[in-house]
RNA sequence: GCGCCCAUAGCUCAGUUGGAUAGAGCAUCGGCCUUCUAAGCCGGCGGUCGGGGGUUCGAAUCCUCCUGGGCGUACCA
Numbered sequence: 001g002c003g004c005c006c007a008u009a010g011c012u013c014a015g016u017u018g019g020a021u022a023g024a025g026c027a028u029c030g031g032c033c034u035u036c037u038a039a040g041c042c043g044g045c046g047g048u049c050g051g052g053g054g055u056u057c058g059a060a061u062c063c064u065c066c067u068g069g070g071c072g073u074a075c076c077a
Stems, first nucleotide, its partner, number of pairs: 001073007010026004019057001028044005050066005
């Protein structure tokens, strides 16, 4: 350089025949329980989906460019 894949909450991920208020677990915060802590139970908080542009009535989802990461591959004595 070329090809493929990935990027969604603080972390790990789900969600892709385009349409529901964008979800789960963990973490964190509050409450219940307990003598206290842990565990358990209940609840809250947390994202405009890596960035720009485009298509569409409508985009996390389709197209395009860019950024970052991963894997493979090429050259060399």

Predicted 3D model of a 77-nucleotide RNA (transfer RNA) from a Halieaceae bacterium. It matches the Rfam family "tRNA". The family's RNA type in Rfam is transfer RNA.